[in-house]
Molecule: RNase P RNA; transfer RNA
Organism: sheep gut metagenome
RNA sequence: AGCAGACCGGACGGUCGCGGGCACGGCAUGCCGUGCGUGAGGAAAGUCCGGGCUCCGCAGAGCAGGAUAACGGCUAACGGCCGCCGAGGGUGACCUUAAGGGAAAGUGCAACAGAGAGAUACCGCCGGCAAAUUGCCGGUAAGGGUGGAAAGGCGAGGUAAGAGCUCACCGGCAGAACGGAGACGUCUCUGCCCUGUAAACCCUAUCCGGAGCAACACCGACCGAAGUGGCUUGCUCGGCCUAUACUUCAACGGGUGGCUGGAGCAAGGGAGCAAUCUCUUGUCGAGAUAGAUGACCGCCUUCAAAGACAGAACCCGGCUUACAGUUCCGCU
RNA sequence: AGGGGCAUAGUUCAUCGGUAGAAUAAGAGUCUCCAAAACUCCAGAGCUGGGUUCGAUUCCUAGUGCCCCUGCCA
Numbered sequence: 001a002g003c004a005g006a007c008c009g010g011a012c013g014g015u016c017g018c019g020g021g022c023a024c025g026g027c028a029u030g031c032c033g034u035g036c037g038u039g040a041g042g043a044a045a046g047u048c049c050g051g052g053c054u055c056c057g058c059a060g061a062g063c064a065g066g067a068u069a070a071c072g073g074c075u076a077a078c079g080g081c082c083g084c085c086g087a088g089g090g091u092g093a094c095c096u097u098a099a100g101g102g103a104a105a106g107u108g109c110a111a112c113a114g115a116g117a118g119a120u121a122c123c124g125c126c127g128g129c130a131a132a133u134u135g136c137c138g139g140u141a142a143g144g145g146u147g148g149a150a151a152g153g154c155g156a157g158g159u160a161a162g163a164g165c166u167c168a169c170c171g172g173c174a175g176a177a178c179g180g181a182g183a184c185g186u187c188u189c190u191g192c193c194c195u196g197u198a199a200a201c202c203c204u205a206u207c208c209g210g211a212g213c214a215a216c217a218c219c220g221a222c223c224g225a226a227g228u229g230g231c232u233u234g235c236u237c238g239g240c241c242u243a244u245a246c247u248u249c250a251a252c253g254g255g256u257g258g259c260u261g262g263a264g265c266a267a268g269g270g271a272g273c274a275a276u277c278u279c280u281u282g283u284c285g286a287g288a289u290a291g292a293u294g295a296c297c298g299c300c301u302u303c304a305a306a307g308a309c310a311g312a313a314c315c316c317g318g319c320u321u322a323c324a325g326u327u328c329c330g331c332u
Numbered sequence: 333a334g335g336g337g338c339a340u341a342g343u344u345c346a347u348c349g350g351u352a353g354a355a356u357a358a359g360a361g362u363c364u365c366c367a368a369a370a371c372u373c374c375a376g377a378g379c380u381g382g383g384u385u386c387g388a389u390u391c392c393u394a395g396u397g398c399c400c401c402u403g404c405c406a
Stems, first nucleotide, its partner, number of pairs: 001332003005328002008325001010300001012298005018039002021036007041309001045320002048318005053212004060237004065208005071083004085100001086097004101203002106201002108197003122144002124140007152170002155167003171193006177186003216257004220252001224249005229241004264283008333402007342356004350386001359373004379395005
């Protein structure tokens, strides 16, 4: 100078204020007072994936649609993570991998330039004819030129000139053999040499029933009107229910449960390269409903108490994005 | 919570992966005594980052901003 990983995002005490809980007291019986204890994050965010949970007259068949794409493993599951192979980048530590199924099934597209963009002869080279330095016919992808891309590359043989036409080497594709759990690899053998694009249509393989806590269940108040067959949440078939059904309008936009103890957290041990799994001990850490989680003071750590991104809304596992500042370990 | 759409010149809109265009506004000129109208000329843009591709406003992906629709309760 750089690469990679892990952690933190002030601690303790006091005063006042706010939300929830528990206990006690007071009464006007759902409010008040006092005391105790508790109260945002690493991303609570974006809502991009996956699951739990709940419901849908059980989700059956077909079509449409969507997602993913090497291999092995982890997991409740995943498009996530770990390991590994291939490819690309870097002197290196290491990084990226939508680049990693198929262009050798088919269709489309490749502007401009260029003769020609998937099959071709402009210049040049060679041969023949005419003729007189040009024209016509044929051969040729080795040379020139255009382009992001032009007949696999280079050398030798060969030829009128040339050409995988033949041969050696290299490269690519397919098959076999060997090694590996596999992707794959190989100084082995055989055959072939074919433009690119699938984040163009498409094909192949695998997976997907739908909806979401405003799910859903219950209680109170109001207790109306009009219309219609409806449900299976894209379509068709099939199936089911028949009015206690569905749709529209109007109308309290009331309350309770769901609600927070869970794939939980912390420490230590074990298995595994790791992701992860497992055992023991300890522990309970928000549950609001228009939404509380704040302010000040003292003291400690610190260069400095301190400013970054940002505020739970059913709950988890990931991904992505934002972030002042600080610490530690390893490597080049 | 779920679903859909948009971002292009100061403004309103176009554009089948191949030089981004129109209307209007702004500026300059002609005309006029001066203006207006009319005519001529001129400048001006792909929301931001990354990727696929020879080539991206267009395709993919991440973000930012905005708009619309649907859903509770006898």